[in-house]
Context: one part of a larger RNA
Molecule: large-subunit ribosomal RNA, domain I
Organism: Oscillospiraceae bacterium
RNA sequence: AGCACAAGGGGAAUGCCUUGGCAUCAGGAGCCGACGAAGGACGUAGCAAUCUGCGAUAAGCCACGGUGAGUCGAAAGCAGACUUUGACCCGUGGAUUUCCGAAUGGGGAAACCCGGACGCGCAAUACGCGUUCAACCUGCACUGAAAACGCAAGUAUAGGUGUUGGUGGGGAACCGCCCGAACUGAAACAUCUAAGUAGGGCGAGGAAAAGAAAUCAACCGAGAUUCCGCUAGUAGUGGCGAGCGAACGCGGAAGAGGCCAAACCAAAAGCCGUAAGGUUUUUGGGGUUAGGACUGCAUAUGGUAUUGCCGAUGGGUAGUCGAAGCACAUGGGACGGUGCGCCACAGAACGUGAGAGCCGUGUAGACGAAACCUUGAAGCAGCUAGCAGUAUCCAGAGUACCGCCGGACACGUGAAACCCGGCGGGAACACGGGGGGACCAUCCUCCAAGCCUAAAUACUCCCUGAUGACCGAUAGUGUACAGUACUGUGAAGGAAAGGUGAAAAGAACCCCUGGCGGGGAGUGAAAAGAACCUGAAACCUUGUGUUU
Numbered sequence: 001a002g003c004a005c006a007a008g009g010g011g012a013a014u015g016c017c018u019u020g021g022c023a024u025c026a027g028g029a030g031c032c033g034a035c036g037a038a039g040g041a042c043g044u045a046g047c048a049a050u051c052u053g054c055g056a057u058a059a060g061c062c063a064c065g066g067u068g069a070g071u072c073g074a075a076a077g078c079a080g081a082c083u084u085u086g087a088c089c090c091g092u093g094g095a096u097u098u099c100c101g102a103a104u105g106g107g108g109a110a111a112c113c114c115g116g117a118c119g120c121g122c123a124a125u126a127c128g129c130g131u132u133c134a135a136c137c138u139g140c141a142c143u144g145a146a147a148a149c150g151c152a153a154g155u156a157u158a159g160g161u162g163u164u165g166g167u168g169g170g171g172a173a174c175c176g177c178c179c180g181a182a183c184u185g186a187a188a189c190a191u192c193u194a195a196g197u198a199g200g201g202c203g204a205g206g207a208a209a210a211g212a213a214a215u216c217a218a219c220c221g222a223g224a225u226u227c228c229g230c231u232a233g234u235a236g237u238g239g240c241g242a243g244c245g246a247a248c249g250c251g252g253a254a255g256a257g258g259c260c261a262a263a264c265c266a267a268a269a270g271c272c273g274u275a276a277g278g279u280u281u282u283u284g285g286g287g288u289u290a291g292g293a294c295u296g297c298a299u300a301u302g303g304u305a306u307u308g309c310c311g312a313u314g315g316g317u318a319g320u321c322g323a324a325g326c327a328c329a330u331g332g333g334a335c336g337g338u339g340c341g342c343c344a345c346a347g348a349a350c351g352u353g354a355g356a357g358c359c360g361u362g363u364a365g366a367c368g369a370a371a372c373c374u375u376g377a378a379g380c381a382g383c384u385a386g387c388a389g390u391a392u393c394c395a396g397a398g399u400a401c402c403g404c405c406g407g408a409c410a411c412g413u414g415a416a417a418c419c420c421g422g423c424g425g426g427a428a429c430a431c432g433g434g435g436g437g438a439c440c441a442u443c444c445u446c447c448a449a450g451c452c453u454a455a456a457u458a459c460u461c462c463c464u465g466a467u468g469a470c471c472g473a474u475a476g477u478g479u480a481c482a483g484u485a486c487u488g489u490g491a492a493g494g495a496a497a498g499g500u501g502a503a504a505a506g507a508a509c510c511c512c513u514g515g516c517g518g519g520g521a522g523u524g525a526a527a528a529g530a531a532c533c534u535g536a537a538a539c540c541u542u543g544u545g546u547u548u
Stems, first nucleotide, its partner, number of pairs: 001547009015533001016499002020471002022468007029460002031170002039100003042055003046078002050074002061094006070082003105114003115133007135167003139163005148155002174205001175203005185192001189239001215222002226253005236244002257452003260396001264285009291394003294389004302384003307381003314374004319367003325340004341358002343347001349361003401425007411437001432447005486493002506532001509520004
């Protein structure tokens, strides 16, 4: 030195475990904010560094409910308290809520600095305390110029002051509008695609958007919108490449329709007029496509998501009751074994010193609210509708439409309608107008240029319950411990790290030692001894044997 065996060190794999994740389902909730949010800073306990809670009333204050014996958070200890006159804890409502932050008195390098007005304390003009003071939009009230007109008197508006209501900022995804790529694909690449995607901006809500036919259809008819299944990868479109890709119609979910403008009537005010009256504006009535005004006739039985009152009932936010097992032996321990029983609308699950229906929490089942939230039946009020006639009047204008250029439609300019925009032109008036994929005729159908509108639909930061041929600490979230430590000027990036034991019973005392550590003793079922369950391999030793 090799090999073999044995015993160690080292190391953390593996096994077992789970406080944490992942996914899905069902229900709820779906906005918060100048009444100061989201998010923070700093404080706050007798001793208090961190987290949690809270806010100078500061691990808390008040009231009302629940519960019923302990309690003073994680978290021990010392000291001291509270509590059956009901503490602690749980729920509901309220009070307090420093400073920063939209941050809003002014400033500012966020959590700081400096003010004005009024009031209070005080001898005080010092100091302290309290209230208040941003900007913009908007209605109302008061005030009110310069310039202009006017000979003058005067007529205004801008502006100012006060006050009313509002806006501002935040939010995971979902939604609407505006702006808007490239990689990529086309086996290169330019039209095209990717894609109106990613990304940016603005805005809204619990949903948003859309929505009551100037729609489709086809000579039969349908009857707002939205979503799903089909129609159909069809018709089309397309360097007719890659690709893109409908509609009609059918079946379902849901279901709901309303209001103005105008004609006409009236009132008020202004202007014109001697007056009758005319006209403008505003307001009220009327009316809204089964068109209406207008004329004639009729009229409360019906309807009402629409506007309000009332608030039955159910649900939520604490909780309550809740069946049935003992003995023996083994063992540290019985939940396993044996023996004999019992309950079950409950044999889901978890815990308890080892596999527990009958030990505990629970489970099935049955109950429960002073307060707040939600649901919103019935009822009441309010509102509301008909038939006929058709002479006259009304029925959304820089609109429709046309030209040019773009965009969007499944549709790339095409025979390219329909829809939207920019620029330029620019109608008709129901005897009218739009559409039916160039265009024309015929026919059919609808009535633009005003507004509102639940439900079916989308999503899940959040709450509750449930489930898993989901993970089990290199997995599952980045995080079972954390957006921490650490890195970066910053935007930002971003870890590792779980397990003694049933119970700390966490090793009194003795010995060696400076300590670490070790040897006894003791605890424990076992040292599992805190560098703590199990404890593989690499790697490093020791002993014995053997070979050279």